[in-house]
RNA sequence: ACGGGUAUGGUGCAAUGGUAGCAUACGGGUCUCCAAAACCUUUGAUCUGGGUUCGAAUCCUAGUACCCGUGCCA
Repeated sequence: ACGGGUAUGGUGCAAUGGUAGCAUACGGGUCUCCAAAACCUUUGAUCUGGGUUCGAAUCCUAGUACCCGUGCCA
């Protein structure tokens, strides 16, 4: 430099273009002499800009970061 892939709560993953959910962690509660475990529960996220659309995490475009492969220089 070229090609491909990935980017969503603190973490790991879902979501046919129909308005973001599950698990886990943290916090709160029940239980317990106390704690752990178990159970209940709150909060919290779509990498950035632009476009298409009634509607975008999803489609298009430009960029950013990371991963893989190929190549170049030293």

A computed fold for a 74-nucleotide RNA from a Saprospirales bacterium, annotated as transfer RNA. The prediction has a mean pLDDT of 82. It matches the Rfam family "tRNA". Rfam's curators write: Transfer RNA (tRNA) molecules are approximately 80 nucleotides in length. The sequence was found in a public genome assembly.